[in-house]
A computed fold for a 479-nucleotide RNA from a Deltaproteobacteria bacterium, annotated as Bacterial RNase P class A.
The source organism's lineage runs through Bacteria, Pseudomonadati, Myxococcota and Myxococcia.
Its Rfam family is "Bacterial RNase P class A". Rfam describes the family as follows. Ribonuclease P (RNase P) is a ubiquitous endoribonuclease, found in archaea, bacteria and eukarya as well as chloroplasts and mitochondria.
Its mean pLDDT, the model's own confidence on a scale to 100, is 76.
The model forms 94% of the base pairs in the Rfam consensus.
Formats: sequence, C1' cells, structure tokens
RNA sequence: GGAGGAUGCAGGGUGGCCGCUGCCGUUUUCUGGCUGGUACCGAGGUCGUCUCCCGGGGCCUUCCUUUGAAUAAGGGGGCUUCCCGAGGAGAUUACCGCAUGUGCCAGCCGUGGGACGGUGGAGGAAAGUCCGGACACCACAGGGCAGGGAGGUCGCUAACGGCGACCGGGGGCGACCCCAGGGAAAGGGCCACAGAGAACAGACCGCCCGGCGCCCGCAGCGGUGCCGGGUAAGGGUGAAACGGUGGGGUAAGAGCCCACCAGCAUGCCGGGUGACCGGCAUGGCUCGGCAACCCCCUCCCGGUGCAAGGCCGAAUAGGUUCCGCUUCAAGGGUGGCCCGCCCUUUGGCCCGGAAGGGCAGGCGGAACGGGUUGGCCGCUUGAGGCCGGUGGCAACACCGGUCCCAGAUGAAUGGUCACCGUCCUGCACCAUAGCGGUGGUGCAGGAUUACAGAAUCCGGCUUAUUGCAUCCUCCGUAU
Repeated sequence: GGAGGAUGCAGGGUGGCCGCUGCCGUUUUCUGGCUGGUACCGAGGUCGUCUCCCGGGGCCUUCCUUUGAAUAAGGGGGCUUCCCGAGGAGAUUACCGCAUGUGCCAGCCGUGGGACGGUGGAGGAAAGUCCGGACACCACAGGGCAGGGAGGUCGCUAACGGCGACCGGGGGCGACCCCAGGGAAAGGGCCACAGAGAACAGACCGCCCGGCGCCCGCAGCGGUGCCGGGUAAGGGUGAAACGGUGGGGUAAGAGCCCACCAGCAUGCCGGGUGACCGGCAUGGCUCGGCAACCCCCUCCCGGUGCAAGGCCGAAUAGGUUCCGCUUCAAGGGUGGCCCGCCCUUUGGCCCGGAAGGGCAGGCGGAACGGGUUGGCCGCUUGAGGCCGGUGGCAACACCGGUCCCAGAUGAAUGGUCACCGUCCUGCACCAUAGCGGUGGUGCAGGAUUACAGAAUCCGGCUUAUUGCAUCCUCCGUAU
C1' cells in the first nucleotide's frame, strides 16, 4: 500500500425568532352543578276599611196563641235610622310569606375557549407482519382426530423457530463463516441427460479360456471375424458406479488371501456435566444419495385480537317476511371434526271424539329494510433506560444507585436565520521522485443530502441504507 474477517458507535450539534402538541402551574372568560346571601313572583295569613248576606239586640204590627179584658209572655210578618257578632262572602290599602321557580352577587367543584410561564416530544430499523409473549374477551380451559411448529449437547430467557458456548459435518491459504444436525435394513417414491449399468444393478472398449473359419508357401507365443463361457482389476460415461494403496494368487481377474489405512460392529480403558473425543483388542471384509419428497420417532402448541375490550350519550322501525325447536327433543356455545361439558326453551289458548291443525309467547337462524357512524377510558411506569459492583468463557443473572424518556386520533414533533461540524465544486500552496493521482492546509461558493416516520406495548428475526473507529488474517514493497 492492497485484499479480506469480526465487533462497536453515530445517523448532525448549539443558540435566537415564529409555529404545533402532551403534562404541570397561574390567570381570564363562557357554561353546568352545589352552597350561602339577596330580590321578585307566589298558596295563604294578619291589621284596617268598604259593600252585601246572616244572626242577635232594637222599633212597628190591622195577624195568631193565652186572658174576663188588657198588660205580660211566646210565635209570625215588616223595617234596618241605630248597636253587637274571633258569623259568612267579596273587594281593596299596608305588612308577613311555605314549597317551587326566576334574576343578581359571592364562594367551591367540573367542562370548553383564550393568555402567560415551566417542562417533554419519532427509529436503528419506527419497515416486513415472519415468530414469541404481556394484556383483553370467549371457552369445563377436559380427552381424541385433523392441523401447525421444533429436531446435536449444555446453558440464558416471560417465551420463541431467538441468543451464547461447545460437539459433529462442510467451505476457506487464513482470520473466520455456514448447517431444518433424530431415522434410509418400517413402507412408498425420486436420481434428468450421459452411460453396459444408478442399489442386492451391470458389460460399450477391453482381458482370459474353449470352439469354428479366413490370411501370411507351411507353422505359431502372428493378424482378423463369429459363437459359447469366465471377469469387473485397466479405459470410458457421469454429480455419484457396491472401500482405498501395495503385494500375493489366478487362464484372466476379484478382499480370493495378506499388510497398512478409512468405515462399521462388539468388548474394555481414559477425558468431558454432555453431545462426543482418544486409545487398545477382536471380527466379518464393507449392498449409494435424497426425508428444505411423502413418511416414522421424540417434544411443544386453545382461539381471536387495541378495529381487543369497557363506559356514557344519541337516534331509529323493541320493523317486515321465512325456517327450526319449544323437552330427554331441538337449537346455540367451545377456530375445523367427534365425544364430553355448559346455556336456552309457556308443559299457554282455540278447533277436533282422537290423530292432528292453527294462534300467541320464548330461544335460535336467514333475507330485506331503517338508525348511529358522537365523546371518554384502555393510552403509556415498563419482563424499562443509564451507571457501578459481584458471578459467569459468553449469552446473561443478582445487588446497589439514579432517571421518567411521545401518546396523536384524519392523525402533533415543523419553518427560518446564524455559527460550528460534514459533504461537493473551484483556486492557491505544501508533501509524496516529475506529470497524473492521493493526502494536508487556507480561501471562496453551494448543499444539509442515506433508508425512511410512532398509533396497545415488549423480546427477537429478516430486509433497506451512509460514515467512522478498534482488533485480527493474507499478499506485496521499502527500511
């Protein structure tokens, strides 16, 4: 200097002005409620006055009763000038005034709007919706089938198909990286093309033996053709050909036999928590690959999802039609199916001798039609972040301290200016051996640029994207 591998960090910073939004505080205003005070209306009441009526007193009487007569007494009738009545009715002045309602003032509480102040406001992936959960609702949450997921060992975690370390296999010169890593003699299926033959297969070229010919004058350890038998060591095909190398043996060959190696099986020993690793002994010589094909084995798995689920308010048509059941029968619920379980359903009326039929109600389902598409909660304090210590190879766990770090709802978090940082362009200078290229410094101008935007929350995985730093490996060059 170049090419790689692994890990970590960041994704502009600061300030001013304007704008948006959550929370807290102060204040103001509208509005609702409560309490207190006050005013008005107000059932009615009190005093006084007036009018009428009633009763009594009073007056009159040609009437009646009584009497010898009259008086007296009683009754009836008339009068109301006068007097009495806490007798009745009505009107009116003044005063009091329950309940209820209304207005005003003050205080308190709440909601909405405004103003001011303080404080907070998108990501490493917020993305994909691929996994796992928290939380919510349903479910007897139980059993089975179907379906889905995982697959070396030991750990971590709330859990996972995730993470860490290790084992085994594979790739790479190496640092390192990859692996859906149990079973192929339980069964089924596939291995294109090429090749003789692709799993208990196979003879194209070959090699060997025998037979029958032909050629070379004859002959053969010569050449060549055909037939039969043996062979799979040599060559070829292929991704892969029924262990490898060497030797013996054979007509030629073959684990046919032997030595060494690989693999497998059995037994024993050592190391390791374990998967496994290493060693020794014996043995038959050794019948592929694919299960991210179906399948077998082992283990795990309820469903739906914040558009979950609650509360308040409002409105319409508690609409119309059809079907089933109304009782040991049917319907509904429990993601699909079965069993189990749970829940619902007048033992009504009318007709009929009965069977049965009809009607209403209840439960469930289907179709059509109508209304509401408002507000609040859920809503952000968490399996939380950061710092330190202890333990652990690590993932991570525990202990202590510290911090609060978005909650919108047609959807906030922005705009602008300045400086710094960064990038691009131009110029000048310096360095590198000259140019070029590269790097550094200064000046000027321009830009603020990647992937991209929370929506219940969290842990992972995957995908997109720019730069910096540290460590490690290999190659080259110089000293």